[in-house]
């Protein structure tokens, strides 16, 4: 100089689910429903020599959530700091 992981920063994308009664109706509160992509909790294909330990977008729905907003796993670009090796 370059390249690959990881972290945090900033830019762009980002799904799914609803009805029904009352009310002081952009809401709001009850009933019954219903989602899976924060966060959590199980399950173990699978890594990992043994212990010890990692491990899903699979389940569960406790939490969220079911107009927009905001949220939002994750993706892509970019910068800034660390590893690793050349």
């Nucleotide at each position: 100089a370059a390249a690959u992981c990881g972290a945090c920063g900033u830019a762009g994308g980002g799904a799914g689910a609803a009805c029904c009664a009352a009310c002081a109706c952009a809401g709001u509160u009850g009933g019954u429903g219903c989602c899976g992509a924060a966060g959590g909790a199980g399950c173990a294909a699978c890594c990992g020599c043994c212990c010890c330990g990692g491990a899903a977008a699979c389940u569960c729905u406790c939490a969220g959530g079911c107009a927009a907003c905001c949220g939002g796993a994750c993706c892509u670009a970019u910068g800034u700091c660390g590893a690793u090796a050349c």
Overview:
The prediction has a mean pLDDT of 75. A computed fold for an 86-nucleotide RNA from an uncultured Rhodobacteraceae bacterium, annotated as Glycine riboswitch aptamer. It was read from a public genome assembly, where an Rfam model found it.